[in-house]
SAM riboswitch aptamer (S box leader) from a Solirubrobacterales bacterium, 122 nucleotides, folded computationally. The coordinates come from a structure-prediction model, not an experiment, and the mean pLDDT is 81. NCBI's taxonomy places the organism under Bacteria, Bacillati, Actinomycetota, Thermoleophilia, Solirubrobacterales.
RNA sequence: GCCACAUCUAGAGGGGUGGAGGGACUGGCCCAUUGAAGCCCCGGCAACCAACUCGGACCGCAAGGACCGAGACAGGUGCCAACUCCAGCAGGUCGAAAGAUUCGAGGCCUGGAAGAUGUGGG
Numbered sequence: 001g002c003c004a005c006a007u008c009u010a011g012a013g014g015g016g017u018g019g020a021g022g023g024a025c026u027g028g029c030c031c032a033u034u035g036a037a038g039c040c041c042c043g044g045c046a047a048c049c050a051a052c053u054c055g056g057a058c059c060g061c062a063a064g065g066a067c068c069g070a071g072a073c074a075g076g077u078g079c080c081a082a083c084u085c086c087a088g089c090a091g092g093u094c095g096a097a098a099g100a101u102u103c104g105a106g107g108c109c110u111g112g113a114a115g116a117u118g119u120g121g122g
Base pairs, nucleotide, nucleotide: 002121003120004119005118006117007116008115013042014041015040016039017038021031022030023029025088026087027086028085043080044079045078048076049075052071053070054069055068056067058065059064084114089111090110091109092108093107094106
């Protein structure tokens, strides 16, 4: 890097080093010399995976197996500005100024794409 599935409006930062970028991409809008990215240390959040505890229902003669829910979490990841920061494509709806219609800034809703993280697979 590819495929499938789940989740993405909650939550959680200090120090050292470094020295100008960062928020995937594009546009916007932000963050940053009151110190960006990266790296290191410590701390925290969360509960995807594993293991654990409890409850339920199922299969099994049994040993046991595997499923669902809840709890807790010291292991494996992840995460700790802004809803995935917002939009991008499609549909619906409301609709400013001027206005008869048309046009239509912009707001809201739904779905998708893209992306992120985890798990499984090739």